The prediction has a mean pLDDT of 77.
Glycine riboswitch aptamer from an uncultured Rhodobacteraceae bacterium, 84 nucleotides, folded computationally.
The model forms 90% of the base pairs in the Rfam consensus.
[in-house]
RNA sequence: UCUGUGUGCGCGGGAGAGCCGCAUUGCGGCGCCGAAGGAGCAACGGCCUCGGAAACUCUCAGGCGGAUGGGCGGGGUAUCCCAA
Repeated sequence: UCUGUGUGCGCGGGAGAGCCGCAUUGCGGCGCCGAAGGAGCAACGGCCUCGGAAACUCUCAGGCGGAUGGGCGGGGUAUCCCAA
C1' cells in the first nucleotide's frame, strides 16, 4: 500500500400467510405464516437432570391491506488483527 475476513456506520434488495361479523381505521371469532426475537433436538464430546446446530421442528412472541419490521445477500465507507 492493496486484497480477503471480521466489525462499525449508511444506502438499497428482501419471502410467507384471511375470511367472517360488529363496527370504525379498530375490536372479536375461527383459520393461517415463519425470515425479528425466543424455545427444542442429531452426530459427537462426555458421564451429568451436562454441553452441543440449522434455512429442521414448535409457534410463546411477532405477522397475515399499506407503512414499520424482516433471516439472509449486495454496493459504499471507516477500521482492528492476520497474510502477502